[in-house]
Molecule: Glycine riboswitch aptamer
Organism: Beijerinckiaceae bacterium
This record gives sequence, structure tokens and C1' cells, in this order.
RNA sequence: AAGACCCACUGCGGAAGAGACCGACGCGCGCUAGCGUCGGCGCCGAAGGCGCAACCGCCCCGGAAACGCUCAGGCAAAAUGGACCGCAGCGGGAUGA
Repeated sequence: AAGACCCACUGCGGAAGAGACCGACGCGCGCUAGCGUCGGCGCCGAAGGCGCAACCGCCCCGGAAACGCUCAGGCAAAAUGGACCGCAGCGGGAUGA
């Protein structure tokens, strides 16, 4: 130095759960169906956020979950979003003949 390893970012792919609920209003419409907003009740947890803590550390104090809460978000399909997983790229760290 390469490469295994760690962190962040980017691209591609996969990715769950839960009311096509009720009412009002608006759009649309011959009517029904459909869509949106608001309110009500019922649900979901895998954006985010918060809480406890196994555990870890440089042990004053910090870092901490896929556990819990459900503020936010979400609850037919589609779209959007989506923790996490895989592959690739790029930057840094660390090890290193």
C1' cells in the first nucleotide's frame, strides 16, 4: 500500500402492521360509486421523538434496543413514506507486509 473491519453519504433491489369505519362540508356526478378536508370513536409501530434498561465506555459523567409510550406519523388498492437487510460506489477512520 492493497485487503478483511468500522462510520457517514449516494444509487439499485427487498421490506411489515393497522377501519374501503361513522358524521358534516366541498369537488365530481343524472343517481350511486370515487377523491379531499374537518370532527368522533377504534386500531398500528419499522420515519422522527420520548422513556426504562440489559450492556458498553474515556466511568465526573456519557453512549445505549427491533423493549415500552404513541406527541408526531400511519390504517382498501395505488402513490408517498418506511426501521432493517443485500449489492455497488465514494469519503474518512483503524489495522497493516